[in-house]
This is a predicted structure of a 74-nucleotide RNA (transfer RNA) from Candidatus Komeilibacteria bacterium CG_4_10_14_0_8_um_filter_37_78.
Rfam family: tRNA. Rfam links the family to the GO term triplet codon-amino acid adaptor activity. By type it is a transfer RNA.
The sequence was found in a public genome assembly.
Taxonomically the source falls in Candidatus Komeiliibacteriota (Bacteria, Bacteria candidate phyla).
RNA sequence: GGCGGGGUAGCUCAGGUGGUUAGAGCGCAGCACUCAUAACGCUGAGGUCGUGGGUUCAAAUCCCACCCCCGCUA
Repeated sequence: GGCGGGGUAGCUCAGGUGGUUAGAGCGCAGCACUCAUAACGCUGAGGUCGUGGGUUCAAAUCCCACCCCCGCUA
């Protein structure tokens, strides 16, 4: 250089063929429980969906360029 896969919450990831509100587990905060701590239970916060453009009534999802990570190959 070429090809392929990936980038979504603090971390690990899901998200069918574009659609009405972007989710799970862990973690974090609060509450409850307890003599107390942990565990279990309840509630909550936390997102420019890598960046910029395009298509569309509507984009995490489709198209283009670029950035970053992983693998294969020369």